This is a predicted structure of a 75-nucleotide RNA (transfer RNA) from Natranaerobius thermophilus JW/NM-WN-LF. The coordinates come from a structure-prediction model, not an experiment, and the mean pLDDT is 84. The sequence is in RNAcentral, with records from ENA and GtRNAdb. Its Rfam family is "tRNA". By type it is a transfer RNA. A source record names the gene tRNA-Val-GAC-1-1.
RNA sequence: GGGUCUGUAGCUCAGUGGGAGAGCGCUUCCUUGACGCGGAAGAAGUCGCAGGUUCAAUCCCUGCCAGACCCACCA
Numbered sequence: 001g002g003g004u005c006u007g008u009a010g011c012u013c014a015g016u017g018g019g020a021g022a023g024c025g026c027u028u029c030c031u032u033g034a035c036g037c038g039g040a041a042g043a044a045g046u047c048g049c050a051g052g053u054u055c056a057a058u059c060c061c062u063g064c065c066a067g068a069c070c071c072a073c074c075a
Stems, first nucleotide, its partner, number of pairs: 001071007010024004018055001026042005048064005
């Protein structure tokens, strides 16, 4: 330098044009002598960044950034 894949909640991930979600974690309450378990409620997201297509983009296209892997080149 070229190619492929990945980037979504604090963590691990799903979602593949029209509601942003799950598990664990966190907060409050109930329960308990207390902790844990259990139950109820809740908060937390510019969907990596910018642009484009579209009535509408996490999703499609382009560029860039970061990471993983493969290939090539150089001394």